[in-house]
Molecule: Bacterial RNase P class A
Organism: soil metagenome
RNA sequence: GAGAGGGCUGGGUGGUCGCCGGUCGGCCGCGAGGCGGAUCGGAGGAAAGUCCGGGCACCGUAGGACAGGGUGGUGGAUAACAUCCACCGGCCGCAAGGCCAGGGAAAGUGCAACAGAAAGUAAACCGCCCGCCUCGGCGGGUAAGGGUGAAACGGUGCGGUAAGAGCGCACCAGCAGGCGGGGUGACUCGCCUGGCUCGGCAAACCCCACCUGGUGCAAGGCCAAACAGGAAGCAUGAGCCGGUCCGGCUCGCUACGACUUCCGGGUAGGCCGCACGAGACGUCGGGCAACCGUCGUCCCAGAGGAAUGAUCGCCCUCGACAGAACCCGGCUUACAGGCCCUCUC
Numbered sequence: 001g002a003g004a005g006g007g008c009u010g011g012g013u014g015g016u017c018g019c020c021g022g023u024c025g026g027c028c029g030c031g032a033g034g035c036g037g038a039u040c041g042g043a044g045g046a047a048a049g050u051c052c053g054g055g056c057a058c059c060g061u062a063g064g065a066c067a068g069g070g071u072g073g074u075g076g077a078u079a080a081c082a083u084c085c086a087c088c089g090g091c092c093g094c095a096a097g098g099c100c101a102g103g104g105a106a107a108g109u110g111c112a113a114c115a116g117a118a119a120g121u122a123a124a125c126c127g128c129c130c131g132c133c134u135c136g137g138c139g140g141g142u143a144a145g146g147g148u149g150a151a152a153c154g155g156u157g158c159g160g161u162a163a164g165a166g167c168g169c170a171c172c173a174g175c176a177g178g179c180g181g182g183g184u185g186a187c188u189c190g191c192c193u194g195g196c197u198c199g200g201c202a203a204a205c206c207c208c209a210c211c212u213g214g215u216g217c218a219a220g221g222c223c224a225a226a227c228a229g230g231a232a233g234c235a236u237g238a239g240c241c242g243g244u245c246c247g248g249c250u251c252g253c254u255a256c257g258a259c260u261u262c263c264g265g266g267u268a269g270g271c272c273g274c275a276c277g278a279g280a281c282g283u284c285g286g287g288c289a290a291c292c293g294u295c296g297u298c299c300c301a302g303a304g305g306a307a308u309g310a311u312c313g314c315c316c317u318c319g320a321c322a323g324a325a326c327c328c329g330g331c332u333u334a335c336a337g338g339c340c341c342u343c344u345c
Stems, first nucleotide, its partner, number of pairs: 001345009011315007019042006026035003044321001048332002051330005056216004068212005073087005088102001089100004103207002108205002110201002125146002127142007154172006173197002175194008220272004229263005234257001237251005279298004284293003316319001
């Protein structure tokens, strides 16, 4: 100097006035409640997309199977995952490192634009070789050479042949089978055998293995009016004494009502769910790591028309993307600037 991987941060500071929530006093009010004060807390690394996974809730459900959907190297982590960690294999990069939807194409079906003779039980356009003849064609052989294409049936050499061809052989590459060594495993190393050479695509159908009910907090639970209207009751009444019945005392005195109860409606409205949690920070221990365990400390937004703002100073490098709505773990996407660590050439 050029790069690779990762972490942190996301203007600072001081007044004044507000907004939302918690806690604790004060004053007023019979009460419901109202007024005022102190103090504490008040958006994010992505709060976003709502793409996965889980908690929670309700509905469904005997068990099992099919269909449908999902996942797809191995081992581990986890509540779970399509996430993460470690490793294996392939590709890219000098390297640090990056990428992979990474089971099966040697079960079956299917697809492959254009070009090309032919896109797969092969195939003859040119060329090469043989034969025939009317000398320019016809018939046959041939995948070694040319040409087309993203892709054309293994490579080099020798033999062989009319010319050729794994047709034969040697070596190399791959594949299949067998044996042995290493590894928990994916896999890897070595030896032997077989001319076996079988192309690509499965985020095409399909096959194999494993997983899999549906709907989402407007889930769901609790309390619970008023008006219209409707139904039933009505002296066998109400109050007091009394634990209760009986009983006693007092009041009411024939009342269809501005009466009582129920429906109306589990509606309006209110409360909960709903902020203590797979929690945060630190210590120690285990593990390569993801992560797990021990102990200690802390409490950190919670609305329901929806708060987190306004204004005045000072300073700087003049400030990006962006605003919680049941919660949590991920992934993806957006993002000005600044700081730090490790590594490679």